[in-house]
Molecule: transfer RNA
Organism: Thermoplasmatales archaeon SCGC AB-539-C06
RNA sequence: GGCCCUGUGGUGUAGUGGUUAACAUGCUGGCCUUUGGAGCCAGCGACUCCAGUUCGAAUCUGGACAGGGCUG
Numbered sequence: 001g002g003c004c005c006u007g008u009g010g011u012g013u014a015g016u017g018g019u020u021a022a023c024a025u026g027c028u029g030g031c032c033u034u035u036g037g038a039g040c041c042a043g044c045g046a047c048u049c050c051a052g053u054u055c056g057a058a059u060c061u062g063g064a065c066a067g068g069g070c071u072g
Base pairs, nucleotide, nucleotide: 001071002070003069004068005067006066007065010025011024012023013022018055026044027043028042029041030040031039048064049063050062051061052060
């Protein structure tokens, strides 16, 4: 340099064009408990960026950036 894959809460994943972006963990508060832990309830927190397609994009297309792999 060429080709391929990936990018979603603090972390790990789901979501394959329209439903409140879901789950686990985490954090905060509450209940419970002699205390702690466990358990239960509530809340907080995310689509890498810029364009395009579309009535509508996390999702499709192009480019950029970042990470990984193969290869000269």